A computed fold for a 75-nucleotide RNA from a Candidatus Krumholzibacteriota bacterium, annotated as transfer RNA. Rfam family: tRNA. The family's RNA type in Rfam is transfer RNA. Rfam's curators write: Transfer RNA (tRNA) molecules are approximately 80 nucleotides in length. Taxonomically the source falls in Candidatus Krumholzibacteriota (Bacteria).

RNA sequence: GUCCCCUUCGUCUAGUGGUUAGGACACCGCCCUUUCACGGCGGCAACACGGGUUCGAACCCCGUAGGGGACGCCA
Numbered sequence: 001g002u003c004c005c006c007u008u009c010g011u012c013u014a015g016u017g018g019u020u021a022g023g024a025c026a027c028c029g030c031c032c033u034u035u036c037a038c039g040g041c042g043g044c045a046a047c048a049c050g051g052g053u054u055c056g057a058a059c060c061c062c063g064u065a066g067g068g069g070a071c072g073c074c075a
Stems, first nucleotide, its partner, number of pairs: 001071007010025004018055001027043005048064005
C1' cells in the first nucleotide's frame, strides 16, 4: 500500500429493511429473611462517527476512526 472481518446498555450478547432495540450478569429500589446470601418484583441504561439509497436503515452502499487478520515491499 491492497484486500477481508469486527464495532449494539457498565460487561457479554440477540436482532440482516417496518420492534417501545430484546436477554443475561452487574448496579439501584421494594418484597422475602432475625441478619446476610439465595429467591421474587420493578427500575436505570446502548446501535462508533459522517454521508448516501429507500416511503422507511442498527440492518444495504460509500467514506472516516478504532481493533483484528491475509498478501505485498528487492532491480